[in-house]
RNA sequence: UGGAUUGAUAGAGGUGCGGAGAUCAUCAGUAAACUGCAUGAGAAGUUUGAGCUUCAGUGACUGCAGCCGAAAGGGAAAUCCGCCGAAGAAAAUUAAGCCUCAAAUCUUAAUUUUUUGGAACUGUGUUGAACAAAUGCAGUGCUGUCAUACAGGAAAACUGUAUGGAGGACUAUCUCACGG
Numbered sequence: 001u002g003g004a005u006u007g008a009u010a011g012a013g014g015u016g017c018g019g020a021g022a023u024c025a026u027c028a029g030u031a032a033a034c035u036g037c038a039u040g041a042g043a044a045g046u047u048u049g050a051g052c053u054u055c056a057g058u059g060a061c062u063g064c065a066g067c068c069g070a071a072a073g074g075g076a077a078a079u080c081c082g083c084c085g086a087a088g089a090a091a092a093u094u095a096a097g098c099c100u101c102a103a104a105u106c107u108u109a110a111u112u113u114u115u116u117g118g119a120a121c122u123g124u125g126u127u128g129a130a131c132a133a134a135u136g137c138a139g140u141g142c143u144g145u146c147a148u149a150c151a152g153g154a155a156a157a158c159u160g161u162a163u164g165g166a167g168g169a170c171u172a173u174c175u176c177a178c179g180g
Base pairs, nucleotide, nucleotide: 001179007174008173009172010171011170014084016083017082018081019080020079023076024075034066035065036064037063038062042055043054044053045052046104047103048102049101050100051099087116088115089114090113091112092111093110094109095108096107097106117143118142120140121139122138123137124136125135126134127133145165146164147163148162149161150160151159152158
């Protein structure tokens, strides 16, 4: 000096990401409880099988009606906190949970692998009470970043257009090694 390697620190994207408690709406005039009428033997504990337990002719289950009447999960805007692989998702494995055993499903946590720059919209599947929201797949443009090409600019910086890549990235400063 900067072709260029290693590490550290600090930053940028923007309806940016996640968490917390309170409030509000929804859940819902639903579930449960109670009462009456009808019926008349089973019903419940996630699904199936076996068992066990509880309730049941002092009326189970179910149906109709009345009365009373929630909650959880999810959501909204604001506040606070932590941040920029923030964080999310999928698959597999392990553990725990729902009376016991076996299998399955679901929920939570951890690990591994893969994947996504970000937000939005459209279609479709899944979850969900939901038309909210989340999420898988496909697509649409928008946006930030870098590279390449072209143009503007005396040149550089910078700006515009087009195409493409991905966050282990990008920008700035310092630093280790290497090269001149």
Annotation: The prediction has a mean pLDDT of 81. A computed fold for a 180-nucleotide RNA from Evansella clarkii, annotated as Lysine riboswitch aptamer. Of the family's consensus pairs, 100% are formed in the model. NCBI's taxonomy places the organism under Bacteria, Bacillati, Bacillota, Bacilli, Evansella. Its Rfam family is "Lysine riboswitch aptamer". Its family is annotated with lysine biosynthetic process in the Gene Ontology.